RNA sequence: AUAUGUUCUCAGGGCGGGGUGAAAGUCCCCACCGGCGGUAAUGAGCGCGAUGCGCUUGAAGCCCGCGAGCGCCUCUCUUGAAAGAGAGAGGGUCAGCAGAUUCGGUGCAACUCCGAAGCCGACGGUCAUAGUCCGGAUGAAAGAGAACGGGU
Numbered sequence: 001a002u003a004u005g006u007u008c009u010c011a012g013g014g015c016g017g018g019g020u021g022a023a024a025g026u027c028c029c030c031a032c033c034g035g036c037g038g039u040a041a042u043g044a045g046c047g048c049g050a051u052g053c054g055c056u057u058g059a060a061g062c063c064c065g066c067g068a069g070c071g072c073c074u075c076u077c078u079u080g081a082a083a084g085a086g087a088g089a090g091g092g093u094c095a096g097c098a099g100a101u102u103c104g105g106u107g108c109a110a111c112u113c114c115g116a117a118g119c120c121g122a123c124g125g126u127c128a129u130a131g132u133c134c135g136g137a138u139g140a141a142a143g144a145g146a147a148c149g150g151g152u
Stems, first nucleotide, its partner, number of pairs: 001152002004149007016030004031132002033121002035066004043057006061119002069097002071094001072091008101117005123135003
């Protein structure tokens, strides 16, 4: 320096105003929010032998991929004559729900920068339809970091 093992820690933001109504943080108008890894362009910082070079670091909701949830699959239990229904546990193969961007500018180069206009957002609940409220969740997890071990 680097493959790798174990343990620990951390790991999501947002309804403010108005309208309608018996009732809405759910509808309508304005508002607000943006997980993780990658990609990258000139941002930021530092150093030097300095019109450059090196090092560190930042930068995309809608470019590529990942994550939780639902579906799906497996198992168990309950119920039922059966078909089926319900509950619980597990899987993370499948990728179905499952997502959303264009235009203009600069430039050798940008779906990433600058400007403008758009668009998207699990499941269950609810006096009324939810990205923003409540719940599963003091959960899980993409991953980030630390300590220790250990191969080369």